A computed fold for a 184-nucleotide RNA from Paenibacillus apis, annotated as Lysine riboswitch aptamer. The source organism's lineage runs through Bacteria, Bacillati, Bacillota, Paenibacillaceae and Paenibacillus. The prediction has a mean pLDDT of 77. The sequence is in RNAcentral, with records from Rfam. Rfam family: Lysine riboswitch aptamer. About the family: Riboswitches are metabolite binding domains within certain messenger RNAs that serve as precision sensors for their corresponding targets. Allosteric rearrangement of mRNA structure is mediated by ligand binding, and this results in modulation of gene expression. This family includes riboswitches that sense lysine in a number of genes involved in lysine metabolism, including lysC.
[in-house]
C1' cells in the first nucleotide's frame, strides 16, 4: 500500500420525494328562502336542555350565502427513509351541557417498502379525481457473479479499469472522505 469493525462528513438515483404560498376549475357537506307532497318524531351512542300538528324529520323544484379537502399550473423552501403504510403508548382538540363512546393532530417506540410509472382488486372518499395496501408487468439506480470486447499491467499465469449482455440481490443499502480501533 491494502483489507476489517465502530462513528461523522459530503453525495448519486429521476415525470425524485415532502412543505408552503398565489392563480384557475368544478364540487360534497351546511345555512337561509318561496312552492308542492307527506304525516310523527329530531337533536352523532346515554341523560338533560331545545324544535315540533302555527307541519318536526324526509323528498322533489327554484332563488341567495359560503364551501372543507382534493386537483392543475406557478414560485419557493426543506431533502434522497427523502417519504408512505401498519403497531402500541402518550398528550391536545372536536358538539349547547354531561358522560361513553368516535374522529383530528402532534410526540415516543417499533416493523415493512431502493425508486417512479401501468394494470386488477380492495379500502376511504361526492367523485371517471386523488391516495393507501396487496398482486402482477416492463423500466430504473446500486452493488455481486459471469460470458464476450477494448485499455493499463506483467515474461507468463493473472490483477485492474470501461464498454455492452445475462442473472440475482435490494435502502440498517452504495460511492467517495476524514478520525477511532485491529490485521499485517
Nucleotide at each position: 500500500a491494502g483489507g476489517u469493525g465502530a462513528g461523522g462528513u459530503a453525495g448519486a438515483g429521476g415525470c425524485g420525494c415532502g412543505g408552503u404560498a398565489u392563480u384557475u376549475a368544478a364540487c360534497a357537506g351546511u345555512c337561509u328562502u318561496u312552492g308542492a307532497c307527506a304525516g310523527a318524531g329530531c337533536u352523532u351512542g346515554a341523560g338533560c336542555a331545545g324544535c315540533u300538528a302555527u307541519g318536526a324529520c324526509g323528498u322533489c323544484a327554484g332563488g341567495g350565502a359560503g364551501a372543507a379537502g382534493g386537483a392543475a399550473a406557478u414560485a419557493u423552501c426543506g431533502c434522497c427513509g427523502a417519504a408512505g403504510c401498519g403497531a402500541a403508548g402518550g398528550a391536545u382538540c372536536a358538539g349547547g351541557c354531561u358522560c361513553u363512546a368516535u374522529g383530528c393532530u402532534c410526540c415516543u417506540u417499533u416493523g415493512c417498502u431502493g425508486g417512479g410509472u401501468c394494470u386488477g382488486c380492495a379500502g376511504u372518499g361526492a367523485a371517471u379525481a386523488a391516495c393507501u395496501g396487496c398482486a402482477g408487468g416492463a423500466c430504473u439506480g446500486u452493488c455481486u457473479u459471469g460470458a464476450c470486447a477494448g485499455a493499463c499491467u506483467u515474461c507468463c499465469c493473472g490483477g485492474u479499469u470501461u464498454g455492452c449482455c445475462a442473472a440475482g440481490u435490494u435502502g440498517u443499502g452504495c460511492u467517495a472522505u476524514c478520525u477511532c480501533g485491529u490485521c499485517a